[in-house]
């Protein structure tokens, strides 16, 4: 320079043909059990706005298709591997 993969909460990682994003794990908060703790169980955990029911936003960045986009299309950033 070509070519090809990958990116999704704090984190590993799902999400099957484009149809309720974050399933389950760890991490965190809270609580139960202990004389105290680990270990276990048990509830809770993206932002923003609201007293609250909800609302709108959020899958590397920026457009684009579509009623609807992590997913499908165009640039561009990273990171890995392949050829030269």
């Nucleotide at each position: 320079g070509c070519c090809g993969a990958a990116g999704u909460g704090a984190u590993g990682g799902a999400a099957u043909u484009g149809g309720c994003a974050g399933a389950c794990g760890u991490g965190c908060c809270g609580g139960a059990c202990u004389c105290a703790a680990a270990a276990u169980c048990c509830g809770g955990u993206g932002g923003u706005a609201g007293c609250a029911a909800u609302a709108c936003c959020g899958u590397g960045u920026g457009g684009g298709u579509u009623c609807a986009a992590g997913u499908c299309c165009c640039a561009c950033c990273u990171u890995c591997g392949g050829c030269a």
The RNA shown here (transfer RNA) has 84 nucleotides and comes from a Eubacteriales bacterium. Lineage of the source: Bacteria > Bacillati > Bacillota > Clostridia > Eubacteriales. Rfam family: tRNA. Rfam classes the family as a transfer RNA. The prediction has a mean pLDDT of 81. The sequence was found in a public genome assembly.